Predicted 3D model of a 73-nucleotide RNA (transfer RNA) from a Solirubrobacteraceae bacterium. Rfam family: tRNA. It is annotated as a transfer RNA.

């Protein structure tokens, strides 16, 4: 330099034939216990890497940039 995959909550990841974002763990509060752990209930937390485009509508499709990983020379 060229090619490919990936980037979503604090962490690990779903969501990919476009319809307005979820799970587990973690965190907060409550229940429960003589107390702790385990357990039960509720809740908070996301500019979906950044920018632009297409569309009534984009995490999802297209383009550019950045980052991580891998391959080729």
């Nucleotide at each position: 330099g060229c090619c490919g995959a990936c980037g979503u909550a604090g962490c690990u990841c779903a969501g990919u034939c476009g319809g307005u974002a979820g799970a587990g763990c973690a965190c907060u509060u409550c229940c429960a216990u003589g107390g702790u752990a385990a357990g039960g209930a509720a809740g908070g937390g996301g500019u979906c890497a950044g920018g632009g485009g297409u569309u009534c509508g984009a995490a999802u499709c297209c383009c550019c940039u950045c980052g991580u990983c891998g391959g080729c020379u």
Taxonomically the source falls in Solirubrobacteraceae (Bacteria, Bacillati, Actinomycetota, Solirubrobacterales).